[in-house]
RNA sequence: GAUUUAUAAAGAAGAGGCGAGAGAUUAGGCUCGAGGACCCUCUGGCAACCGUCCCCAUACGGGGGAAAAAGGUGCCAAGACCUACCCAUAAAGGAACUAUAAAUU
Numbered sequence: 001g002a003u004u005u006a007u008a009a010a011g012a013a014g015a016g017g018c019g020a021g022a023g024a025u026u027a028g029g030c031u032c033g034a035g036g037a038c039c040c041u042c043u044g045g046c047a048a049c050c051g052u053c054c055c056c057a058u059a060c061g062g063g064g065g066a067a068a069a070a071g072g073u074g075c076c077a078a079g080a081c082c083u084a085c086c087c088a089u090a091a092a093g094g095a096a097c098u099a100u101a102a103a104u105u
Stems, first nucleotide, its partner, number of pairs: 001105008013043005021032003026084004044076003049072002052066005085094002
């Protein structure tokens, strides 16, 4: 990088550095940003995908719960910031794309 599955309206910020754009891509909107954003580092935290522990089931594929004091990731403005395609009066829903995790390759 590719495939599959699951999740994405909850939650969680301080310090230092840098210095101009940032919010994935395209367009429109909206927002953040020299009162320093984005990004990087450190510290702290959130969550519970894997892992850990307990219970149940077992067709060996699993289901439910607990902790966060081990570990591997992830995350810490706004719903993945909103809309775009389908359905729809609208609301709601679905798809695609994206991100993350796990498994396989």
Model confidence (mean pLDDT): 82 of 100. A computed fold for a 105-nucleotide RNA from Litoribacter populi, annotated as SAM riboswitch aptamer (S box leader). Lineage of the source: Bacteria > Cytophagia > Cytophagales > Cyclobacteriaceae > Litoribacter. It matches the Rfam family "SAM riboswitch aptamer (S box leader)". From the family's description: The SAM riboswitch is found upstream of a number of genes which code for proteins involved in methionine or cysteine biosynthesis in Gram-positive bacteria.